[in-house]
This is a predicted structure of a 1685-nucleotide part of an RNA (large-subunit ribosomal RNA, half A) from a freshwater metagenome.

Context: one part of a larger RNA
RNA sequence: UUACAAACGGUCGGAGGCCUAUGUAUCGACAGGCGAAGAAGGACGCGUUAACCUGCGAAAAGUUUCGGUGAGCCGGAAAAAGGCAUUGACCCGGAAGUAUCCGAAUGGGGGAACCCACUGGGAGUAAAAUCUCAGUAUUUUACACUGAAUACAUAGGUGUAAAAAGCGAGACCCACUGAAGUGAAACAUCUCAGUAAGUGGAGGAAAAGACAUCAAACGAGAUUCCCUGAGUAGCGGCGAGCGAAACGGGAAGAACCUAAACCAGAGGAUUUAUUCUCUGGGGUUGCAGGGCUAGUCAUAGUAAUCAGGAAUUUUUAGUUGAAUCCUCUGGGAAGAGGAACGACACAGGGUGAUAGUCCCGUAGACGAAAAGAAGACCUGGUGAGAUUAGUACCUAAGUAGGGCCGGACACGUGAAACCCGGUCUGAAUCAGGGGGGACCGCCCUCCAAGGUUAAAUACUCGUCGAUAACCGAUAGUGAACCAGUACUGCGAAGGAAAGGCGAAAAGAACCUCUGUUAGAGGAGUGAAAUAGAACCUGAAACCAGCAGCUUACAAACGGUCGGAGGCCUAUGCCCUUUUUAAGGGAAUGGCUGACGGCGUGCCUUUUGCAUGAUGAGCCAGCGAGUUAGGUUUUAUGGCAAGGCUAAGUGACAUACGUCAUGGAGUCGUAGCGAAAGCGAGCGUGAAUAGCGCGAAUAAGUCAUAAGGUCUAGACACGAAACUAAGUGAUCUAUCCAUGGCCAGGUUGAAGCUGAGGUAAAACUCCGUGGAGGACCGAACCAGUAACUGUUGAAAAAGUUUUGGAUGAGCUGUGGAUAGGGGUGAAAGGCCAAUCAAACUUAGAGAUAUCUUGUUCUCUUCGAAAUAACUUUAGGGUUAGUCUCGGCACCAUCUUUAUGGGGGUAGAGCACUGAAUCUCCGCGGGGGCCUACCGGCCUACCAACGGGAAUCAAACUCCGAAUACUAUAAAGACAGCCGGGAAAUAGACAGUGGGGGAUAAGCUUCAUUGUCAAAAGGGGAACAGCCCAGACCGUCGAUUAAGGCCCCAAAUUCUAGCUUAAGUGAGAAAGGAAGUGGAGUUUCAAAAACAAUUGGGAUGUUGGCUUAGAGGCAGCCAUCAUUUAAAGAGUGCGUAACAGCUCACCAAUCGAGAGACUCUGCGCCGAUAAUAUCCGGGACUCAAAGCUAGAGCCGAAAUCACGGGUUUUCCCGUAAAAAGGAAAGCGGUAGGAGAGCGUAGUAUAUGCGACGAAGGUAUACCGAGAGGAGUGCUGGAGCGUAUACUAGUGAAGAUGCAUGGCAUAAGUAAACGAUAAAGGAGGUGAAAAUCCUCCUCGCCGAAAACCUAAGGUUUCCAGGGUAAAGUUCGUCUUCCCUGGGUUAGCCGGCCCCUAAGUCCAGGUGGAAACACGUAGGCGAUGGGAAACAGGUUAAAUAUUCCUGUGCUGCCUAAGAUAAUGGUGAAGAGGUGACAGAGUAAGUUAAGUGCGCGGACUAUUGGAUGUCCGUUUUGCUUUGAGGUAGGCUAGUAGGUAAGUCCGCUAGCAGGAUACCAGGAAGUAAACAAGGGGAACGCAAGGGAACCGAUGGCAUGGCGCGAUGCUUUCAAGAAACAACCACUAACCAUCGAUGGCAACCGUACCAAAACCGACACAGGUGGGUGGGAAGAAUAUUCUCAGGCGCGC
Repeated sequence: UUACAAACGGUCGGAGGCCUAUGUAUCGACAGGCGAAGAAGGACGCGUUAACCUGCGAAAAGUUUCGGUGAGCCGGAAAAAGGCAUUGACCCGGAAGUAUCCGAAUGGGGGAACCCACUGGGAGUAAAAUCUCAGUAUUUUACACUGAAUACAUAGGUGUAAAAAGCGAGACCCACUGAAGUGAAACAUCUCAGUAAGUGGAGGAAAAGACAUCAAACGAGAUUCCCUGAGUAGCGGCGAGCGAAACGGGAAGAACCUAAACCAGAGGAUUUAUUCUCUGGGGUUGCAGGGCUAGUCAUAGUAAUCAGGAAUUUUUAGUUGAAUCCUCUGGGAAGAGGAACGACACAGGGUGAUAGUCCCGUAGACGAAAAGAAGACCUGGUGAGAUUAGUACCUAAGUAGGGCCGGACACGUGAAACCCGGUCUGAAUCAGGGGGGACCGCCCUCCAAGGUUAAAUACUCGUCGAUAACCGAUAGUGAACCAGUACUGCGAAGGAAAGGCGAAAAGAACCUCUGUUAGAGGAGUGAAAUAGAACCUGAAACCAGCAGCUUACAAACGGUCGGAGGCCUAUGCCCUUUUUAAGGGAAUGGCUGACGGCGUGCCUUUUGCAUGAUGAGCCAGCGAGUUAGGUUUUAUGGCAAGGCUAAGUGACAUACGUCAUGGAGUCGUAGCGAAAGCGAGCGUGAAUAGCGCGAAUAAGUCAUAAGGUCUAGACACGAAACUAAGUGAUCUAUCCAUGGCCAGGUUGAAGCUGAGGUAAAACUCCGUGGAGGACCGAACCAGUAACUGUUGAAAAAGUUUUGGAUGAGCUGUGGAUAGGGGUGAAAGGCCAAUCAAACUUAGAGAUAUCUUGUUCUCUUCGAAAUAACUUUAGGGUUAGUCUCGGCACCAUCUUUAUGGGGGUAGAGCACUGAAUCUCCGCGGGGGCCUACCGGCCUACCAACGGGAAUCAAACUCCGAAUACUAUAAAGACAGCCGGGAAAUAGACAGUGGGGGAUAAGCUUCAUUGUCAAAAGGGGAACAGCCCAGACCGUCGAUUAAGGCCCCAAAUUCUAGCUUAAGUGAGAAAGGAAGUGGAGUUUCAAAAACAAUUGGGAUGUUGGCUUAGAGGCAGCCAUCAUUUAAAGAGUGCGUAACAGCUCACCAAUCGAGAGACUCUGCGCCGAUAAUAUCCGGGACUCAAAGCUAGAGCCGAAAUCACGGGUUUUCCCGUAAAAAGGAAAGCGGUAGGAGAGCGUAGUAUAUGCGACGAAGGUAUACCGAGAGGAGUGCUGGAGCGUAUACUAGUGAAGAUGCAUGGCAUAAGUAAACGAUAAAGGAGGUGAAAAUCCUCCUCGCCGAAAACCUAAGGUUUCCAGGGUAAAGUUCGUCUUCCCUGGGUUAGCCGGCCCCUAAGUCCAGGUGGAAACACGUAGGCGAUGGGAAACAGGUUAAAUAUUCCUGUGCUGCCUAAGAUAAUGGUGAAGAGGUGACAGAGUAAGUUAAGUGCGCGGACUAUUGGAUGUCCGUUUUGCUUUGAGGUAGGCUAGUAGGUAAGUCCGCUAGCAGGAUACCAGGAAGUAAACAAGGGGAACGCAAGGGAACCGAUGGCAUGGCGCGAUGCUUUCAAGAAACAACCACUAACCAUCGAUGGCAACCGUACCAAAACCGACACAGGUGGGUGGGAAGAAUAUUCUCAGGCGCGC
């Protein structure tokens, strides 16, 4: 220093345990609405009180009163202060009062909680202002009044009264509109589904309902609901699917009123015959009824109904309510022990542990002033005739029905009845009409076209009570807690986390450390503080330190087996004792583990994974075959030719429920047939035949459990999408309205003046002029290129560069267009960081032949990767293969023996074809001859045939082995029926083929094996090869494959050969006197082969050729001689010769030598990238190779011994068990069986404060899942047995946006513009960072100042330093406590209107709603009025103060007085508008000079530096601008007009108004001087003094809403203002009075929008000096900063 395990600990975490204040589900009862008498829901307030919750409303945690209760109380919520209460507080209940503002919201408006009114009353005033109370919406209905065009009338208007409106539970009901995902393995009819959703309406229920109904030859008798009928009849691309009705059994039970005929009355019309309307009577149905006429009989104020009263019951507070003590343990008794008592009460909860007798309650018994509900009964009102005969008066019309088109009926147009709608048509009238599934006849049944109607049924936002084999804080509601909160989003909408001290706060006085309210240590409380507020218990991951063992030459799935050594001693063993226990002892036990053997994780998916294929950072928690109904099989049980009840009902309990009843209905007992039908038979058929299906051979049914399946989300998670209804144009696209902005410079169009010129023009020139989608270039807008950035400073920027920059320009504010839609100078661009169809919620758990995951144990058997079909090929169905049960029995397999048929391998060529050589040569070609016939030749082709030798999957004269098959024997085991599967991707190896290249770890068949699903041994390692099939144990034995020198078990074994290459231990053609063996042949004692010595000659230099060619360039010839032998020459060599040599010969030597063929083992051929082709060391008469042999090793094979288990058999038993025998026991998918554990329930029985669960440690028990014992912790609950019920078992799902904790790592990066800091002092525990001062640096068309939007207290002061601040912090935009925003004249409000928006009536539309008139609203525009100075510890100022002004309203005094005045909601004017260009003049700020001062200035004496030089009123003047004035007439201006308009005339720039300025004058005021009072001082500053208060220059200001010019011709207004009348009678008037309400702090970027104290974005105004054209650029004032390491 490290690893391991153990014990201890963590301010590391919060699982598991225990608990529950919340929730969930169900049952019973109640209630089923609230609201213009102002709801639901909110805003704002109310306390001795700062916020929140609760309660309440200016009468404000409450007021009055009536009851209850009876001693304390002033809510959660403490403390303090102060109060209330037996004269009854607080609290509970009933009834009243009050109840701000918003909200249907309702006086008008509006951006909810705000603004503005009118009318009447009151207060107030001189009059106003101001305050207060009440009323004032709309629509409908009713009534009344009034009242157009238009006579009556009507429309319209006004008033009064009543009603409606809105909310609610995301429930139930009725109606209108109405999808899609999906299913159909695609999809269109169909389905999903008349579902989801939208909309309207109603009620406590709704709807339906009193037969123009069903039925079937019998009958029933309104509707609704349940059971059944029945998954039937039917419908249906007759597919998927959809799917009745009647009968029957039950729940409930209920019936009525009109219209008409006719009569009476009233009124109207009228041609006097009638007719219409209203009221009353009458009357209400189908075996028809009613009316009328004529008869007969009958009676009651009864049935019923309405109103009032009322016994009683009941709801909203309450009252009473039995019975216990002692001892022990303990902090505490309810526990234990002992002794009692109650019970119509032993339900439950609480109390310091578990209580019948302590408390609250419980059983039982009582109770209401007030308000409500039901209500027997009583009183009053209303209140029914029946029948016979005749007559033919009535009995519901645009109806029934029909045509066409739809819808709905289970019924999809079908033969389609019945019902409903649209459209076009269109009856009958009781002698009538509808229906009975086309239609017709007969028959039966009913009476439409008017209406009302309880109960049985559905639901639950709520109130009260009760229950649970429901949950117990990741569960249960999203929410146990101040949750629909925090937070996110423009919005619709989305949406958390978070429980526990203790019995009691007894919540830690006091002391110490420290800067400290942090934290810690003592002390104290308490049973306990390791219960200390981060609080019960306190697991794991993770993190520390202590002790034991180990580790410094050693490598790796981290284990396992063996094991030296070290340390230790138990739940076991032995011994002892004082025996529930203690002590001692020993290794065989526990911890560690030097060293050695073997050994490539888990899951998934695969033919196959250590794989370098998938998944997982770790831990904890959660996390996946369920439930309902149908159906089938098996097991068990009941009854059995029968079995069973369903809905419902009753009794008892009343919490579940239990027991009876209920036979409707259903399955079975009989089949056959299309059916009628017949029936142990039936059908077919002429049949008595045959055949088909049955009987003979008969067991079901109900319940429970389990397996499968169907319908449902159906094992869990997972799409992209589709549809519906909504939300969004604060981003962005386009458009509309109204405002704003664009430094400076340049060019110089048209036009015009002038000059020239012309007959006149044209034309030319100087000038003037100032056009332009003109030029350059800032602001502004854009985004060309590069780089940077890329976990950024920034989810699109920065730097440099670039394009446009008077225009199709840019921009602010307000508005419009919305999702198959918008907008688009068009890129499929943009529509809130989202676009080839936004976002939100819903249908919805859409669907997913796909992927992934799927949780405890053991036993037994055990596959497939094939066939057929498939819009099928990675999916299915059936068969084959597996398993379980049943039934039958030798039907099956292997071997052997015997018997069969065959046409494969092989072989062959006889056939069919192919193919080579040769002989023969039909025939043909060529050549020649020929008049023709014909002939000849042929190194051409060539048939048949002969000979030789071949080939074939689609040839066979032949022909095996295997295979197949039959019989027999032996041994094994197979078949059928039914339940359940999985699998239908296969791989390699051998053999036989096809494809390919007789390539592939290729592909495709057949067959066998192995793997798959198989471990063990061998093959170095190595799924598929060789051996061999693992139930468990054994330090036993024998073998297989393969081995035996060492690694490494077994021979350095025996005998004989080979190899020399490390061949062995990679490889071919080809090559080689390597070497062994075998053979053939030649030479050889007549002397071979080799070696050595010698010879190797002559004709001749052969001839030719040649310059030369002499053996040896080449050609021809290649003879002869001498010889022992010697070529017209084998090679070297020369210019050619020469020279050397060979063949050949001899000598020497003395025994074998040579050539060739076959063969064993070797050699060369042999070159690739990190280092290698024996596994390594090494090996050579072998440790290589071949042959033969002897032994040995070697596996989970076999055997032996012991044990377990399955099946069968034997024995045994009531049944089991035990015992014995035999055969088995590898295993994926899968089948079957047996168990463990978790949570709860029932019954029984136990444990527990002398200590439960949980946690933690442990060497014990079991084959396993698992189960005990003991110690410590813990502090209150928990087991066992049997049965039952499940939210019942996790390592995996890129699982859960669950929580916690690691790793990388104390590593790397960063600390957000490189405008920059340094020093001193102060404060403080501490200073780079805070404060002050000095120096330095940066911005300065900003990085300064003012303001709109937006934010909402961030502003100021004092205090603080946990967190925030990217470091620090004494500081802060942070935290705490206080404080701060002052208006007639700034803005809003207010008056007016624009785009647009709302819209009474109105129009349109299934509804919701849409459009829109009158009328409103709506600024970004129009409209009355203020400036300067000053002041305060800090914070406001056009707001306060001072001074001086101004506007509007009100009136007093006063004035005027009809020849006057005011004056419309009326008429008119005005308001009133574009772009560009632009003069003179004028001055602001500034600068210079002058003047007044100060100076710590001064080498040089001024020429330096700095400060001030201001403001207002009055009088006069007046550049310039604007306007016309008077008189008369007048057909227009909806009436009028003196006004406007029009026409004519007259006079004239005198006048009026505006106005920058100038002159004069007055007042205040400055720098500075001066210094009183007051103060110990520092300081403090009163009086007073104080100017040539001018000149020059100078703006984009003013002038100027002007002028000039251009074409694109440039808001509105019932506002204000002016004047005019209609109308009215009052109006004017100050020095007096009044002028409300809202905003006003602070920030303009660290306070806004960008998640941030973010290099981005954000409209308007001011914007000094020098240089400069300039707002460019550089430097710099004022001012602000140095960018929080």
Annotation
The full RNA is in RNAcentral, with records from SILVA. Its Rfam family is "Bacterial large subunit ribosomal RNA". Rfam links the family to the GO terms ribosome and structural constituent of ribosome. The prediction has a mean pLDDT of 81.